[in-house]
């Protein structure tokens, strides 16, 4: 320098053909217990890496930038 993949909740990750933003674990609260742990229930937590564009509508499509990983030279 070039090619490919990735960036979504505190962590690990889904999100199919563009229309509801989600799961598990963790945190908080409640129940249980003399108390803790375990177990059960409930709640909260998101500028979907930044910017722009297309569209009635974008995590998803297009352009660009940043960062991470792999490969080629």
């Nucleotide at each position: 320098a070039g090619a490919c993949g990735g960036a979504u909740a505190g962590c690990u990750c889904a999100g199919u053909u563009g229309g509801g933003a989600g799961a598990g674990c963790a945190c908080u609260u409640c129940u249980c217990u003399u108390a803790c742990a375990c177990a059960g229930a409930a709640u909260a937590g998101g500028u979907c890496g930044g910017g722009g564009g297309u569209u009635c509508a974008a995590g998803u499509c297009c352009c660009u930038c940043u960062c991470c990983g792999u490969c080629u030279a």
Transfer RNA from a Chloroflexota bacterium, 73 nucleotides, folded computationally.
Taxonomically the source falls in Chloroflexota (Bacteria, Bacillati).
Its Rfam family is "tRNA". By type it is a transfer RNA.
The sequence is in RNAcentral, with records from ENA.